Description
This is a predicted structure of a 350-nucleotide part of an RNA (small-subunit ribosomal RNA, central domain) from an uncultured Clostridiaceae bacterium. Model confidence (mean pLDDT): 87 of 100. The RNAcentral record of the full RNA draws on ENA and SILVA.
Context: one part of a larger RNA
């Protein structure tokens, strides 16, 4: 390599678009490249095998005979695959027509709370802890009433609600804009899956510039604990944590479950919508589409457990796995300012 496989034992790429290949719906038809069926040639010979025979057998040897599965060429078939064509409407996609939502992006506005500053009231405390102490406070702390600065989140609503391809999205208006649903059944007429590269997007920390800094806090300082304490508990704080424009490209980027399609028992929620019944009226009930929950059967599974949101039955496409170390390491290459990212062995050992 091939086989078996990837939820937890080694493995799903972190997440889209898509390029090239790979596959691909129903009907009629023409071609014959693939396919299939026949002729001709050709596949020297020895060897091999099969059958007879020749040395007393054997081993050698001779005679025949099958095969050499292949190529060429040619005559023919048209199911299937393939190509051309004609046409269809159920995949696909447009139109109308309606609600749903923390999908995104810029601007503006709020109230609440912390800090800090001013000023009144007010006195000897006040923070903190298991106890303290460092620390604040008579230069008047703290508490508590008034006005004002500034940054950053966004109580309650809230919910195994919701939206988003993933990271993620949570006060409020406005504007711009992306996606999904549900009716409908006019259009297009397979335009479609899947996708090596390639492009983009991608938490948190970190990184460059230039801004910002209330609160929180790596580092640091002290105080305390301790045998020790480079922690854990306290008081302090500066990087960052916000913002803008760039980089970085990595996470238990987890459903540790790749992506599309069909199919295959029931039960109960919930979110969005359409129909029917019943209506004054209201999620009274009853059905169908979408998403999302929990339970369970059949089937799988090593087993927990998956079970129509599959880990069940099938079918395309990709991407990964191959005993533990050694090592996600050296080395090269490519990428980044760094930090380090990615591709990624080997001796050698068990």
């Nucleotide at each position: 390599c091939u086989g078996g496989g990837u939820g937890u034992a080694a493995a799903g790429g972190g997440c889209g678009u898509g390029u090239a290949g790979a596959c691909g719906g129903g009907a009629c038809u023409g071609c014959a490249a693939g396919u299939c069926a026949g002729g001709u040639g050709u596949g020297a010979a020895a060897u091999g095998c099969c059958g007879c025979a020749g040395c007393u057998u054997a081993a050698c040897u001779g005679c025949g005979g099958a095969a050499c599965u292949g190529c060429a060429u040619u005559u023919g078939a048209a199911a299937c695959u393939g190509u051309g064509g004609u046409u269809c409407u159920u995949g696909a996609g447009u139109g109308u027509c309606g609600g749903a939502g923390a999908g995104g992006a810029a601007a503006g506005c709020g109230g609440a709370a912390u800090u800090c500053c001013u000023a009144g009231u007010g006195u000897a405390g006040c923070g903190g802890u298991g106890a303290a102490a460092u620390g604040c406070g008579u230069a008047g702390a703290u508490a508590u009433u008034a006005g004002g600065a500034g940054g950053a989140a966004c109580a309650c609503c809230a919910g195994u609600g919701g939206c988003g391809a993933a990271g993620g999205c949570g006060g409020c208006u406005u504007u711009c804009u992306g996606g999904a649903c549900g009716a409908u059944a006019a259009c297009u007429g397979a335009c479609g899956u899947u996708g090596a590269g390639g492009c983009g997007c991608g938490a948190a920390a970190g990184c460059g510039u230039g801004g910002g800094u209330a609160g929180c806090a790596a580092a640091c300082a002290g105080g305390a604990u301790u045998a020790g304490a480079u922690a854990c508990c306290c008081u302090g704080g500066u990087a960052g944590u916000c913002c803008a424009c760039g980089c970085c490209g990595u996470a238990a980027a987890c459903g540790a479950u790749g992506a599309a399609u069909a199919c295959u028992a029931g039960g109960u929620g919930u979110a969005g919508u359409g129909g029917g019944u019943a209506u004054c009226g209201a999620c009274u009930c009853c059905c169908g589409c979408u998403g999302u929950g929990c339970c369970g059967g059949a089937g799988u599974u090593a087993a927990c457990a998956c079970a129509a949101u599959a880990a069940g039955u099938a079918u395309u496409c990709c991407a990964c796995c191959u005993g533990g170390g050694g090592a996600g390491u050296a080395c090269g290459g490519c990428c980044g300012c760094a930090a380090g990212g990615u591709u990624g062995a080997a001796a050698c050992u068990c």